[in-house]
């Protein structure tokens, strides 16, 4: 060059038929416990915003009422083949 797969919060990593995007664990941040730390146990945890809202699934544009999901180009990283 071709052909297959992968890309989702700070990290892994779900969402399987397109129909609540971020479940679950890890970190983190706040209490409680403890003399003080770890263990533990509750509560929070993507960004704008004073709220109400409103935005976000590597980028870009289509389909659709409604995309992580289906479609095309295009970026990056795996694999194979030549």
């Nucleotide at each position: 060059g071709c052909a297959c797969g992968a890309g989702u919060g700070g990290c892994g990593g779900a969402a399987c038929u397109g129909g609540c995007a971020g479940a679950c664990g890890c970190a983190c941040c706040a209490g409680a416990u403890u003399u003080a730390g770890g263990a533990u146990c509750u509560g929070g945890c993507g960004c704008c915003g004073c709220a109400a809202g409103g935005c976000u699934u590597g980028g870009g544009g289509g389909u659709u009422c409604g995309a992580g999901u289906c479609c095309c180009c295009c970026c990056u990283c795996g694999u194979g083949c030549a």
Overview: A computed fold for an 82-nucleotide RNA from a Polyangiaceae bacterium, annotated as transfer RNA. The organism belongs to Polyangiaceae, within Bacteria. Its Rfam family is "tRNA". By type it is a transfer RNA.